RNA sequence: CAUCGGUUCUUCCGCAAUGCUAGUAGGUGAACCCCGCCAGGUCCGGAAGGAAGCAACGGUAGCUUAUGAUGCAUGUGCCGGAAUGUAGCUGGUGGGU
Numbered sequence: 001c002a003u004c005g006g007u008u009c010u011u012c013c014g015c016a017a018u019g020c021u022a023g024u025a026g027g028u029g030a031a032c033c034c035c036g037c038c039a040g041g042u043c044c045g046g047a048a049g050g051a052a053g054c055a056a057c058g059g060u061a062g063c064u065u066a067u068g069a070u071g072c073a074u075g076u077g078c079c080g081g082a083a084u085g086u087a088g089c090u091g092g093u094g095g096g097u
Stems, first nucleotide, its partner, number of pairs: 001094008009085001010083005015077002017074004023067006034059003042051003
């Protein structure tokens, strides 16, 4: 120097692990500046009727618990396979100095 291997690193794919989230099921849930419906009461009206609208009730946003993806992430594994490199280390063989 050539060649054949082993191993580490780099990259990709797969699988697993860990965590997060969508969804689902509960709980709670905006005094008023969320929605609906508005008892009582208030206002307009001679009246019929109408208007705004508190509490309550029903829901929504939010918060929380459980579950949890075929979604997302991660040198978590150094598990399997492949790719790449004039990369690092190392063994055998051959040739040259």